[in-house]
Molecule: c-di-GMP-I riboswitch aptamer
Organism: Chloroflexota bacterium
RNA sequence: CAUCCGGGAGGGCAAACUUGCCGCGAGGCAAGGGCGCAAAGCCAGAGGAUCUGUUUGUGCAGAUAGCCUAGCUGCUGAA
Repeated sequence: CAUCCGGGAGGGCAAACUUGCCGCGAGGCAAGGGCGCAAAGCCAGAGGAUCUGUUUGUGCAGAUAGCCUAGCUGCUGAA
């Protein structure tokens, strides 16, 4: 230095819920909050899956990355 494997230390993120705002809705944003997470960082212009609206429809439009896989990148190195 790299890989594997981790998370001791220093840290990071922030579920449910509450309040306010936006949206037809799924849901999103902000504050509080902390269930959890070694990628709970990025990506919905990768593939699936789930959800919402509309529709005659297997169509169309949207949402979820803390649903999974893939890809890219990153802190640290106690054991």